[in-house]
RNA sequence: AGGGUUUGAUCAUGGCUCAGAUUGAACGCUGGCGGUAACUUUUAAACAUGCAAGUCGAGCGGUAACAGACAUAAAGAUUCAGCUUGCUGAAUCCGGUGCUGACGAGCGGCGAACGGGUGAGUAACGCGUAGGAAUCUACCCAGUAGCGGGGGAUAGCCCGAGGAAACUCGGAUUAAUACCGCAUACGCCCUGAGGGGGAAAGGGGGCAGUUUACUGCUCUCACUAUUGGAUGAGCCUGCGUAAGAUUAGCUUGUUGGUGGGGUAAUGGCCUACCAAGGCAACGAUCUUUAGCUGGUCUGAGAGGACGAUCAGCCACAUUGGGACUGAGACACGGCCCAGACAUCUACGGAUGGCAGCAGUUAAGAAUAUUGGACAAUGGGGGCAACCCUGAUCCAGGUAUACCGCGUGUGUGAAGAAGGCCCUAGGGUUGUAAAGCACUUUAAUCAGAGAAGAAGCGUUUUAAGUUAAUACCUUAUUAUGUUGACGUUAUCUGAAGAAUAAGGACCGGCUAACUCCGUGCCAGCAGCCGCGGUAAUACGGAGGGUCCAAGCGUUAAUCGGAAUUACUGGGCGUAAAGCGCGCGUAGGCGGUUUAGCAAGUUGUAUGUGAAAGCCCUGGGCUCAACCUAGGAACUGCAUUCAAAACUGCUAAGCUAGAGUACGAGAGAGGAGAGUAGAAUUUCUGGUGUAGCGGUGAAAUGCGUAGAUAUCAGAAGGAAUACCAAUGGCGAAGGCAGCUCUCUGGCUCGUCACUGACGCUGAGGUGCGAAAGCGUGGGUAGCAAACAGGAUUAGAUACCCUGGUAGUCCACGCCGUAAACGAUGAGAACUAGCCGUUGGGCAGAUUUAACUGUUCAGUGGCACAGCUAACGCAUUAAGUUCUCCGCCUGGGGAGUACGGCCGCAAGGCUAAAACUCAAAUGAAUUGACGGGGGCCCGCACAAGCGGUGGAGUAUGUGGUUUAAUUCGAUGCAACGCGAAGAACCUUACCAGGGUUUGACAUCCUGCGAACCUCUUAGAAAUUUGAGGGUGCCUUCGGGAAUGCAGUGACAGGUGGUGCAUGGCUGUCGUCAGCUCGUGUCGUGAGAUGUUGGGUUAAGUCCCGCAACGAGCGCAACCCACGUUUUUAGUUGCCAGCAUUUAGUUGGGCACUCUAGAAAGACCGCCGGUGAUAAACCGGAGGAAGGUGUGGAUGACGUCAAGUCAUCAUGCCCCUUACACCCUGGGCUACACACGUACUACAAUGCUACGGACAAAGGGCAGCAAACUCGCGAGAGCUAGCAAAUCCCAUAAACCGUGGCUCAGUUCAGAUCGUAGGCUGCAACUCGCCUACGUGAAGUAGGAAUCGCUAGUAAUCGCAGGUCAGCAUACUGCGGUGAAUACGUUCCCGGGCCUUGUACACACCGCCCGUCACACCAUGGAAGUUGGCCAUGCCCGAAGUCGUUACUCCAACCCUUGUGGAGGAGGACGCCGAAGGUGGGGCUAAUGACUGGGGUGAAGUCAUAACAAGGUAGCCGUA
Repeated sequence: AGGGUUUGAUCAUGGCUCAGAUUGAACGCUGGCGGUAACUUUUAAACAUGCAAGUCGAGCGGUAACAGACAUAAAGAUUCAGCUUGCUGAAUCCGGUGCUGACGAGCGGCGAACGGGUGAGUAACGCGUAGGAAUCUACCCAGUAGCGGGGGAUAGCCCGAGGAAACUCGGAUUAAUACCGCAUACGCCCUGAGGGGGAAAGGGGGCAGUUUACUGCUCUCACUAUUGGAUGAGCCUGCGUAAGAUUAGCUUGUUGGUGGGGUAAUGGCCUACCAAGGCAACGAUCUUUAGCUGGUCUGAGAGGACGAUCAGCCACAUUGGGACUGAGACACGGCCCAGACAUCUACGGAUGGCAGCAGUUAAGAAUAUUGGACAAUGGGGGCAACCCUGAUCCAGGUAUACCGCGUGUGUGAAGAAGGCCCUAGGGUUGUAAAGCACUUUAAUCAGAGAAGAAGCGUUUUAAGUUAAUACCUUAUUAUGUUGACGUUAUCUGAAGAAUAAGGACCGGCUAACUCCGUGCCAGCAGCCGCGGUAAUACGGAGGGUCCAAGCGUUAAUCGGAAUUACUGGGCGUAAAGCGCGCGUAGGCGGUUUAGCAAGUUGUAUGUGAAAGCCCUGGGCUCAACCUAGGAACUGCAUUCAAAACUGCUAAGCUAGAGUACGAGAGAGGAGAGUAGAAUUUCUGGUGUAGCGGUGAAAUGCGUAGAUAUCAGAAGGAAUACCAAUGGCGAAGGCAGCUCUCUGGCUCGUCACUGACGCUGAGGUGCGAAAGCGUGGGUAGCAAACAGGAUUAGAUACCCUGGUAGUCCACGCCGUAAACGAUGAGAACUAGCCGUUGGGCAGAUUUAACUGUUCAGUGGCACAGCUAACGCAUUAAGUUCUCCGCCUGGGGAGUACGGCCGCAAGGCUAAAACUCAAAUGAAUUGACGGGGGCCCGCACAAGCGGUGGAGUAUGUGGUUUAAUUCGAUGCAACGCGAAGAACCUUACCAGGGUUUGACAUCCUGCGAACCUCUUAGAAAUUUGAGGGUGCCUUCGGGAAUGCAGUGACAGGUGGUGCAUGGCUGUCGUCAGCUCGUGUCGUGAGAUGUUGGGUUAAGUCCCGCAACGAGCGCAACCCACGUUUUUAGUUGCCAGCAUUUAGUUGGGCACUCUAGAAAGACCGCCGGUGAUAAACCGGAGGAAGGUGUGGAUGACGUCAAGUCAUCAUGCCCCUUACACCCUGGGCUACACACGUACUACAAUGCUACGGACAAAGGGCAGCAAACUCGCGAGAGCUAGCAAAUCCCAUAAACCGUGGCUCAGUUCAGAUCGUAGGCUGCAACUCGCCUACGUGAAGUAGGAAUCGCUAGUAAUCGCAGGUCAGCAUACUGCGGUGAAUACGUUCCCGGGCCUUGUACACACCGCCCGUCACACCAUGGAAGUUGGCCAUGCCCGAAGUCGUUACUCCAACCCUUGUGGAGGAGGACGCCGAAGGUGGGGCUAAUGACUGGGGUGAAGUCAUAACAAGGUAGCCGUA
């Protein structure tokens, strides 16, 4: 610090997601030790049991228990001894005395208000921080003064009573540091300033005295009054401290005053009266949530989230209310009442409160022992010793967290074994193990052994105090003694590598890879996404990576996220500028001077608790941890100072703003009037059959006279030309002309005012069209509607009609893609060219021009900005001020609520749920029923076909035991197949074989092999005979056959979507790319585009390109001309010869086959840029690529082929292999493709006659001759071929016939008889002869080929092949027509344009309906919760009243007293409760609404291209 994910790719926007840190955590797997910390986050749910607050006998009366001492008289009991059956003695027990140590219960004092727990409530002076004045404060400290003298009760105890119990009542008696007076009281309190009021308590130690009960002195602890302090507490205030406006108004003790009450104290704190205030957009009230803080986590910080442990404050103690006591409480382990719950009960009543420590139950994913000790620290009481202390200190449990240590170290290659992989060689696990040599931390065992201890008791000495040497206190000496932890920490010794490693992950992000299994299954997944037979993504294994006593997962917080942006974002098109003004609050604001000092800046002071964080030291062996000091705590308050800036006050200024005066332009607005053209209708005339409308039609109008035309009239609406990126207006918007009223703007003058300004939340006004209400109006147009067309349908587009509406007046509505998709204002920042309205200057030919300056309105373009497109003085640049708005897509601008509206609806405006995208700009392609240019037998112009018939052949379909398989638009279908009777053959039926028909290896036997033979359809099988070969080191071997064994063979089985190779196609189309450079953030562009030209990216020119490669062309083959060389098997002009180039001869010619020449726009003219090139001409055999072929760029189609071949993987192995016989591939209601033959006279037929090329031939071609009507047969020359043969070419020419008909056309079909090949022509060959003589008379829609030696037509040959050709491949013969041209169809190339496509239009994609699931709205209602409120009832209790009852001390009095007190009663207030209506909220609800999601449902095709009617927005 970033990464992944939208796209074919790119940049941007934008969300989702990951890597980090953290936690009071939980869960899964695993688990050695120690230290330090933490440990019910959930039910403020309920709690059994034990403990958590007592202490003081030096306050008191006392003595139940324990111990001691004293006394033990009498009686009794037990044991023992003596001695005797009853005594004696001893001991013990019981019993006595509060005398001592002590002490149950009680009175009294202090404490119990601390400590400990919890976070329910609380949005508040609760907390934090800084201040304040009207207060109290037990114990403590200091000061001053005092502590005199009396009195009456009461608990306990005793007696008695009631009750189950808890407990209560009565009587008698008693003490105090309990209670009450009196005295005194400087100071204290009250006051009318004269005065008045108010205290106390004693106890203990020592000495002394004496009346034995007290007194004196002294010390000490208490006590009283008061002052001050300290500590603690109460109260008030400024500021800060959540969310929601779909909560906008709240408040009656409410706000203030006066009197009174009350409190420790201020105060509506309470009360009576008076006034009518107080709070709120700077958010009152209401609702929801929440203890606050120091701090903790995270973060670079600013922030964000949190508020466990520790510390401060607050609140609470089963729920609600209340007071009492007290210095302090409205009191966790106190009281009273009410409620709920629980327990006991004798049913009458009682008792209880773990949110103290343990512990239990429940809840929950989840959180510990019913432990030890007061040794330390601290607290309460006490003079003290001490006692109490679940505070605390320790221990126990838990990997919950942090920190530390260990599980060994070194050496060790035969790189062991085993595992895994493998290209079979090896690699890896791996120095890892074993082995050898060492070490012993920790754990185990044994021994030793600190510190945490200060105190306290006794004792010595000294000092203080004192009359004192006593007591007491302090210091000191000696000594004894106190440790829960604790088997402590630590140290030493012993033994032995001995006791100690797992978890997650390995597709990318993200470090780490292979095999097997599985086969869109099982599963994984944080995001993207894996899995459909070769999964590094699932499961297992081997290996690896990362952490490590832990590792992962889940949950949660911050971060990354600049993704709420203060630091630090945006708003033209991505989400986002209100439709536009005016204007309130608010915010901001020109210039000068002076003052003030609120903001601002600085000094100083106080505070900002401690802990924590940070820094520096120190202590545990280190660390975590602990400890000391420092820094910091960015804050607040006070004080002093400064005066630049902001602010405030005062006085000015004129540059902003406004006014005045003088001019100017304008569809600015409102009202009234008026004009002409046009449409329509009506009237009349002329006139006759159509008009109208469309792609084409029809509906419609018209002989009752339309349309057309002329004249006239009526009425409504709108204003051609001018007219313009012209004008005006804030926007919406505004258009004939005239008048009236009226708003704004501009220019000039620089006279006046003197900051009067800008923006603008709420508010208010205006606001197109449509729409609504009332009343008019209605020519044209025209939703709805009707009809006609179109169509599969057509509730549309087109046509004919047509009503609301459009128009006017008044009133609503308040929305638009209300757009410049660009808020308003101000300033600044190169230019150029237009245009509108003014001013100035110049010149002048005076409506004109030039320059300049203001105000508008446009087009370019620099800097700059921008994701890019683009913007660019009219900013989207650089700045300032103010307002509005945005935060992923969908759900949704929807629901609910509120406000507005007559309604339609508008404004405001969510959530659940769901997705990993949605989006902008630009790029490359592809596509378009977009455009431009160009080409092609693409169309057109022609010629001939196909489609109709018959037949052949292939395919589909059907059939079949099988009809083997493949090929399927062009680019499958006379295709694989260059030739299925058997074979082929892969298919079917039946019969057979199992190491196999074929290959290699091993063993045994036999040479091999040949002949005959049995059974059988054959494969196969039975038997017999013949035969002994070659090499040899004599063992044997080679070849071959049979048998056996196992490795293996075999497969036309699957996958062409695992592949190689080969092929088709676009397309012989002109394209496809690269290097360097340049441009662009980038994908990419440029080059390759442009102007010409070409068959061509062919060439030229131009150009930020310059070059290059694969293609084009050329090089290659054939044909066309010539030369030359060579003449046999070829040729024959001349010579000779002949039936015949037959022969001699020749090689001139033809020809053959080698070499060469030739053609290049080279030459001429024209056109063109003087180029490339084109046009024409000459010459030439050939002229502009001469003609034809071969040659096929980058790539596309998962195109075709696993059945040519090869091949991965999978599958079969007595079968999916192999052999054989027969059958099938040849079927046949049908459909299609490709061909052949025809339909005839440009023909057919008979006879006669002529002219090729290119091929083939020994398992062959076969002449001649003979036979046969013929197919053919027989016989046999020649020829391995320029020699011989196939082999007569046919169309054609000549002559004759046929005469337009189903024929002398056509030949299918069938019959008979033959021939050939072949083991074999039945299924199922070809040919011949004779006979038979079908359809067919030129082929619908549609469709194919061809541009010259081409089409058409004619035959010949070849391959395949035993035989089989209408197919295929070649060959030559005869030999045309047409092309104006590129509008259209098809295909292609280039440029451009649009795009929501990129699997690329066979694309994408919208909505209803049907089905399933999910969340949600409405809904008659129903059921809870909360809140306030009216009324009723009214506990406890304070306060008040009281005529009833009772009353010791004290006061006044002397009575049956008063005052006062207590109780009771009454009153106000008052919790819970009851009841009524209301508000808010939650759950649920028949039915219902839309929404979302869901591999292959239905209907159409709305959008994206001009999407086939451009699309979109608002409205009906």